[in-house]
RNA sequence: CAGGUCGCAAGAGCGCCAGACCUCCCUGUUUGGAGGACGGGAGGUGACGAGGAGGGGAUCUAUCGAGGUGCCGGCAUCCCCGGCGUUCGGCGGGUGAUCCCCCGGCCAGGCGACGGUCGUCAAGGGCAGGCACAAACCGCGCGAGCGAUCGCGCGAACAAAUACCUCGCCCGCGUCGCCGC
Numbered sequence: 001c002a003g004g005u006c007g008c009a010a011g012a013g014c015g016c017c018a019g020a021c022c023u024c025c026c027u028g029u030u031u032g033g034a035g036g037a038c039g040g041g042a043g044g045u046g047a048c049g050a051g052g053a054g055g056g057g058a059u060c061u062a063u064c065g066a067g068g069u070g071c072c073g074g075c076a077u078c079c080c081c082g083g084c085g086u087u088c089g090g091c092g093g094g095u096g097a098u099c100c101c102c103c104g105g106c107c108a109g110g111c112g113a114c115g116g117u118c119g120u121c122a123a124g125g126g127c128a129g130g131c132a133c134a135a136a137c138c139g140c141g142c143g144a145g146c147g148a149u150c151g152c153g154c155g156a157a158c159a160a161a162u163a164c165c166u167c168g169c170c171c172g173c174g175u176c177g178c179c180g181c
Stems, first nucleotide, its partner, number of pairs: 014092004019088001020045007028038003048065003054102007068086007103119005109179006124171004128166003138155007
């Protein structure tokens, strides 16, 4: 210096809560009383995973699907299927996209300039096709809490994009100078 193994931590669908909704409480207000409403206090909910980072700047409504739900269509109704929209409302952050600067690899054996391409797996890119992979949800069993609700274990599933693959199609896979051979 490089690699391997083990442990711990972080790892951005992440964090937060002034509105909203929900729960509990009260020598409060209202009422004959209860309930409810209002007021006050204390709490709960508020993104389910997949994927994503050379450094910096500007801009933007920041990738992908699952689940739920709304609308439309198939269809007269329910189920179901398909399409479109939507993670209550917000705040902060952000590995995304576009552009610019810098750094780096590659584009010929070396170096330089310009140009191109990509990001350390660093001359590939686009399209098409193929190939998969998840958690919540659900079921069962526990735990914390008066409660709203939250947490844990086990079981059985179900994505898309990225990635990867292809004797597929298209484009690209430098130019100049000097040196070396």

This is a predicted structure of a 181-nucleotide RNA (glmS glucosamine-6-phosphate activated ribozyme aptamer) from a Chloroflexota bacterium. The prediction has a mean pLDDT of 77. The organism belongs to Chloroflexota, within Bacteria. It matches the Rfam family "glmS glucosamine-6-phosphate activated ribozyme aptamer". Its family is annotated with regulation of gene expression and catalytic activity in the Gene Ontology.